Notes: The RNA shown here (transfer RNA) has 73 nucleotides and comes from a Minisyncoccota bacterium.

Formats: sequence, C1' cells, structure tokens
RNA sequence: CCAACCAUAGCUCAGCUGGUAGAGCGCAGAGCUUAUACCUCUGUGGUCACAGGUUCAAGUCCUGUUGGUUGGA
Repeated sequence: CCAACCAUAGCUCAGCUGGUAGAGCGCAGAGCUUAUACCUCUGUGGUCACAGGUUCAAGUCCUGUUGGUUGGA
C1' cells in the first nucleotide's frame, strides 16, 4: 500500500427475507439461611462505533470515516 472480516447492555454474544432491540453472566432488591455463599423470584440495564444516503420504515441495504483482527505485496 491492497483485500476480507468484525464494531449491538458493564462483559461474552444472538438478532432469519428491512417491520416493537434480546439471551447468558454481572449488578440491585426480596425470599431462604447462623451467614454477604448456593438456590428461587422480581427488577436493572442500549445515541446498535461515527457521519451521510436509500426506504413508509434501517442494528440489518449502500457510501465514506475511525478503531480492531487476519491475509497478501
């Protein structure tokens, strides 16, 4: 320098053919308990990296930028 892939909750990751953003872990509260552990229940949580475009509607499609990973020269 060129190409491909990745970027979604505090962490690890789903999200199908564009149509209400989710799970597990974590955290908080309650129950249980000698107990702050285990278990059960309830709750908590997002500018979907950034900026534009297409569309009635974008996490999803298109373009650019930024960061990361891999490969090539």

Its mean pLDDT, the model's own confidence on a scale to 100, is 82. Rfam family: tRNA. Gene Ontology term of the family: triplet codon-amino acid adaptor activity. It is annotated as a transfer RNA. The source organism's lineage runs through Bacteria, Bacillati and Minisyncoccota.